Context: one part of a larger RNA
Molecule: small-subunit ribosomal RNA, 5' domain
Organism: uncultured bacterium
RNA sequence: GGAUGAACGCUGGCGGCGUGCUUAACACAUGCAAGUCGAACGGAGUUAGCGACCAUGAUUUCUUCGGAAUGAUAAUCGCUAACUUAGUGGCGGACGGGUGAGUAACGCGUGAGUAACCUGCCUCAUACAGGGGGAUAACACUUAGAAAUAGGUGCUAAUACCGCAUAAGCGCACAGUUCUGCAUGGAACAGUGUGAAAAACUCCGGUGGUAUGAGAUGGACUCGCGUCUGAUUAGGCAGUUGGCGGGGUAACGGCCCACCAAACCGACGAUCAGUAGCCGACCUGAGAGGGUGACCGGCCACAUUGGGACUGAGACACGGCCCAGACUCCUACGGGAGGCAGCAGUGGGGAAUAUUGCACAAUGGGGGAAACCCUGAUGCAGCAACGCCGCGUGAGUGAAGAAGUAUUUCGGUAUGUAAAGCUCUAUCAGCAGGGAAGAAGAAAGACGGUACCUGACUAAGAAGCACCGGCUAAAUACGUGCCAGCAGCCGCGGUAAUACGUAUGGUGCAAGCGUUAUCC
Numbered sequence: 001g002g003a004u005g006a007a008c009g010c011u012g013g014c015g016g017c018g019u020g021c022u023u024a025a026c027a028c029a030u031g032c033a034a035g036u037c038g039a040a041c042g043g044a045g046u047u048a049g050c051g052a053c054c055a056u057g058a059u060u061u062c063u064u065c066g067g068a069a070u071g072a073u074a075a076u077c078g079c080u081a082a083c084u085u086a087g088u089g090g091c092g093g094a095c096g097g098g099u100g101a102g103u104a105a106c107g108c109g110u111g112a113g114u115a116a117c118c119u120g121c122c123u124c125a126u127a128c129a130g131g132g133g134g135a136u137a138a139c140a141c142u143u144a145g146a147a148a149u150a151g152g153u154g155c156u157a158a159u160a161c162c163g164c165a166u167a168a169g170c171g172c173a174c175a176g177u178u179c180u181g182c183a184u185g186g187a188a189c190a191g192u193g194u195g196a197a198a199a200a201c202u203c204c205g206g207u208g209g210u211a212u213g214a215g216a217u218g219g220a221c222u223c224g225c226g227u228c229u230g231a232u233u234a235g236g237c238a239g240u241u242g243g244c245g246g247g248g249u250a251a252c253g254g255c256c257c258a259c260c261a262a263a264c265c266g267a268c269g270a271u272c273a274g275u276a277g278c279c280g281a282c283c284u285g286a287g288a289g290g291g292u293g294a295c296c297g298g299c300c301a302c303a304u305u306g307g308g309a310c311u312g313a314g315a316c317a318c319g320g321c322c323c324a325g326a327c328u329c330c331u332a333c334g335g336g337a338g339g340c341a342g343c344a345g346u347g348g349g350g351a352a353u354a355u356u357g358c359a360c361a362a363u364g365g366g367g368g369a370a371a372c373c374c375u376g377a378u379g380c381a382g383c384a385a386c387g388c389c390g391c392g393u394g395a396g397u398g399a400a401g402a403a404g405u406a407u408u409u410c411g412g413u414a415u416g417u418a419a420a421g422c423u424c425u426a427u428c429a430g431c432a433g434g435g436a437a438g439a440a441g442a443a444a445g446a447c448g449g450u451a452c453c454u455g456a457c458u459a460a461g462a463a464g465c466a467c468c469g470g471c472u473a474a475a476u477a478c479g480u481g482c483c484a485g486c487a488g489c490c491g492c493g494g495u496a497a498u499a500c501g502u503a504u505g506g507u508g509c510a511a512g513c514g515u516u517a518u519c520c
Base pairs, nucleotide, nucleotide: 001520002519003518004517006516007515008514009513010512013391014390015389016388017387018386019384020383021349026347027346028345030344031343032342035091036090037089040088041087043085044084045083046082047081048080049079050078051077052076060069061068062067098302099301100300107227108226109225110224111223112222113221117219118218122215123214124213125212126211127210128209130164132162133161139154140153141152142151143150144149170195171194172193173192174191176189177188178187179186180185200207201206228274229273230272235265236264240262241261242260243259245257246256247255277299278298279297280296281292282291283290284289304325305324306323307322308321327338328337329336330335355381357380358379359378363377364375365374366373367372394424395423396422397421404415405414406413407412428461431455432454433453434452438447464509465508466507467506468505469490470489471488475504476503477502478501479500485492486491
């Protein structure tokens, strides 16, 4: 000099764009953050219409006043239509959002490999979708319980579940030909045997289902190289290293197991210990380097602590399940409930870090045929000079060089064209009127009566902070008297201190200026 997710002191006008718990991965009140589909299904409810049935029979008309006709309304049942939705079922809750505790590792980066792999939704292609069955929730009745919830009996549906049939293609077994690999082997082609599928809905336009192949996307695994410090850590390791055979997996593999051999790693630093998420990048520097890993983007890991699997294309799953631990809460003491490192917010810790806001209008995501619903992702607003950038706090003229203040050799000098005065202007703020784009396609804009435009109006509402001995731009007076104090280094202060304190003046930056901390 530059830089910062900064803090502290003094000060503080406006706008744009960013950024904002670096500490306790400490504990959390409250609300919200993942639902959706009635065009998969059976019910239940509300409303409307139509029909049937039976009962009472309003009202109106006629009347010989005896009565006759009309039949509103209500209950029940059936059908149709619209709407709502607890349950079964489907898809999604593995994305999106958070945090950096752990991890020195194929975790990350980079470059290769898989003849050892999987891939829901999406795209393309080929071939199918025949015929049956038994349940179960909801519901009704009921039992236990304070509750959470659990159980019993009975009924019912499906794109839920289970057999059977079919098999172009596919899997498995057997043997064959060609090609290929260092090898166990592999690829292509045709053959025989054997095995496994499916679901319908519809507003008739479509939307779905099954099998196989290919693609796309996403993922799993392997290897080369690189990736902090310590030798005051020198030996480490028994599933350890390899083989053979099996099990397991989507798949290779001591991943796991039986048996056999005794290997394997290490001064090119094993093991142990400490520290740490890694990178694109960011800061600095002429570069080489050094430092950092906030925001934004990629990867990884984690979700109160530890362990486990289930479901599924995908998890060993933040707002799923089970077990154990700690903690908190409810309880009728028998037993239950919970997990903010999601967005706000609270306590605590700390030098220190914001609103319990608005909207799904846009972008994107989930569900749905769609309308639409959901979305603390996101878009916006609020708070904070925390940072960067821009603008303003007026412009011209004005010498009686006013007053005041400071100083003085008492003549003056400085403040100083500075002020006042006169003439102007209106950026920002304030007032009034108009008022968007962002929306594609009829409608739909949170932001927002915002940005922006126009008009009137007043110099009014808007300057501080640090420094002035040298380094280093800028000096005098008074006070103090090795005291009080200053200080980045050298050093100032013991009676004339340009170094302390105050004043006047000056210098430098400026809505900031200094200090502290950290990095180059």